[in-house]
RNA sequence: GAAGUCCGCUAAACAAUCGCUGUGGCUAGCAAUGGCCAGAGAGGAAAGUCCGGGCUCCUAGGGCAGAGCGCCAGGUAACGCCUGGGGGAUGUGAGUCCACGGACAGUGCAACAGAAAGCAAACCGCCUAAGCGCCGCGCAAGCGGCGACGGUAAGGGUGAAAGGGUGCGGUAAGAGCGCACCGCGUCGGUGGCAACACGCGACGGCUCGGCAAACCCCGCUCGGAGCAAGACCAAAUAGGAGAACACGCGGCGCAAGCCGCAUGCAUGGCCCAUGCAGGUUCUCGGGUAGGUCGCUUGAGUUUCGCGGCGACGCGAAUCCUAGAUGAAUGAUUGUUCUCGACAGAACCCGGCUUAUCGGCGGGCUUCAUUU
RNA sequence: GGGCGCUUAGCUCAGCGGGAGAGCACUGCCUUCACACGGCAGGGGUCGCUGGUUCAAUCCCAGCAGCGCCCACCA
Numbered sequence: 001g002a003a004g005u006c007c008g009c010u011a012a013a014c015a016a017u018c019g020c021u022g023u024g025g026c027u028a029g030c031a032a033u034g035g036c037c038a039g040a041g042a043g044g045a046a047a048g049u050c051c052g053g054g055c056u057c058c059u060a061g062g063g064c065a066g067a068g069c070g071c072c073a074g075g076u077a078a079c080g081c082c083u084g085g086g087g088g089a090u091g092u093g094a095g096u097c098c099a100c101g102g103a104c105a106g107u108g109c110a111a112c113a114g115a116a117a118g119c120a121a122a123c124c125g126c127c128u129a130a131g132c133g134c135c136g137c138g139c140a141a142g143c144g145g146c147g148a149c150g151g152u153a154a155g156g157g158u159g160a161a162a163g164g165g166u167g168c169g170g171u172a173a174g175a176g177c178g179c180a181c182c183g184c185g186u187c188g189g190u191g192g193c194a195a196c197a198c199g200c201g202a203c204g205g206c207u208c209g210g211c212a213a214a215c216c217c218c219g220c221u222c223g224g225a226g227c228a229a230g231a232c233c234a235a236a237u238a239g240g241a242g243a244a245c246a247c248g249c250g251g252c253g254c255a256a257g258c259c260g261c262a263u264g265c266a267u268g269g270c271c272c273a274u275g276c277a278g279g280u281u282c283u284c285g286g287g288u289a290g291g292u293c294g295c296u297u298g299a300g301u302u303u304c305g306c307g308g309c310g311a312c313g314c315g316a317a318u319c320c321u322a323g324a325u326g327a328a329u330g331a332u333u334g335u336u337c338u339c340g341a342c343a344g345a346a347c348c349c350g351g352c353u354u355a356u357c358g359g360c361g362g363g364c365u366u367c368a369u370u371u
Numbered sequence: 372g373g374g375c376g377c378u379u380a381g382c383u384c385a386g387c388g389g390g391a392g393a394g395c396a397c398u399g400c401c402u403u404c405a406c407a408c409g410g411c412a413g414g415g416g417u418c419g420c421u422g423g424u425u426c427a428a429u430c431c432c433a434g435c436a437g438c439g440c441c442c443a444c445c446a
Base pairs, nucleotide, nucleotide: 001367002366003365004364005363006362007361008360009359010358012336013335014334015333016332017331018330020041021040023038024037025036026035027034028033043342047353048352050351051350052349053348054347055226056225057224058223059273061272062271063270064269066222067221068220069219070218071085072084073083074082075081086100087098088097089096090095101217102216106215107214108211109210123156124155125152126151127150132147133146134145135144136143137142164182165181166180167179168178169177183206184204185203186202187201188200189198190197191196230293231292232291233290240284241283242282243281244280245279248261249260250259251258252257263277264276265275266274286445287444288443300319302317303316304315305314306313307312337340372442373441374440375439376438377437378436381395382394383393384392389426397413398412399411400410401409419435420434421433422432423431
């Protein structure tokens, strides 16, 4: 210098005027509501609603069913998130990516092709040593040929996948059949908290192939609904109609009533438990669509110190930074530049994912050149 | 704002790990004087898109896009 990779920051800037939504102070008014001044007013994703919580309501106690997660250790309020490590894949490398438990618990799947697809298997090829039959030669032992029965997973071919690889020996031809090396498995040893690793040792000729984002097994976690949750005030109306299921049984009592069973309901798919009821549920119809709270001070921001490789934790100081509800956060003018992307809070947090014109800073890698 | 579902031929839908299908519509032929009906034959598909799992994906999983439905209070 070029190419690349990772991390962080930023998201046109400044000024004036006029608006809009809250807040505080002063002030007018009985109040409603005004006036003046001060100060504040969208994001890194406010988004998707994909996870995890807070908060609120539901009787929420047990079991079944169901759902989710899945290498190890740690962080955290919690997590499917984050950090560090292990293993695998990929890249020359910095790095990047991985739903990464179990296929000797069981069940199941593998179309087509192929001889054979999970108990392995003989289509072509190779071989006829031993045993059998026939033929030929030979005095005979035997030799040669053909055939059947067979042997063979080396080679070809099919397939996504054909049951270790290379070499030497061996054989009729072959084959872990034997051996050496590599690979694999089991047990032990060493290191590590662990996952796991080892150019450690012994044993096993190799038997246990793939799919669990197939059912399933193992371990861990999870009750449901959601701020249109929920609480309060005010106003208005026909406390209406239809359907379904119940309105039952037993005991005690003169009776009133009480108890038990059954039924229904209690925002849960089923069962049990608990509580409530004499009716309950659903549909249609009727009325109002006003206000207050929830509503923003919180697992908060910034800085410093300490502990930790780090995520993060602890301590001290500091700051207050939208809260609307037809729903504010804008418009105009002037100046400047590199001419401005994705995009707009709606109960609140922690994450993930997705969208995004560019600009700035830093770490690292590879290549080339120079010193 | 919150919750749920769907996307396969021009339309309405089935299929749910190994051939993409049905009905209507469309085209051609037969039938008819002609049309309709009927009969025969045929064409037409990025299974919304992009990745992943698998030997193999419309189907299983994830992300994105589009469309649709439901949810106020009172008695």